[in-house]
Predicted 3D model of a 76-nucleotide RNA (transfer RNA) from Butyricicoccus pullicaecorum. Taxonomically the source falls in Butyricicoccus (Bacteria, Bacillota, Eubacteriales, Butyricicoccaceae). Rfam family: tRNA.
RNA sequence: GGAUGUUUAGCUCAGCUGGAAGAGCAUUCGCUUGACGUGCGAAAGGUCACAGGUUCGAGCCCUGUAACAUCCACCA
Numbered sequence: 001g002g003a004u005g006u007u008u009a010g011c012u013c014a015g016c017u018g019g020a021a022g023a024g025c026a027u028u029c030g031c032u033u034g035a036c037g038u039g040c041g042a043a044a045g046g047u048c049a050c051a052g053g054u055u056c057g058a059g060c061c062c063u064g065u066a067a068c069a070u071c072c073a074c075c076a
Stems, first nucleotide, its partner, number of pairs: 001072007010025004019056001027043005049065005
């Protein structure tokens, strides 16, 4: 330098064919317990990497950029 893949909650990851965002763990609160833990219930937490485009509508499609990973190339 080229190709491919990944980027979504604090962490690990789903999200089908475009209809508008979820799970587990963690955190907080409540119930339970003498207390802690376990168990049960609830809540909070998101610019879907960034910027544009297409569309009535984008996490999803298109373009560019960035970071990371893998492979190829590197002769000066």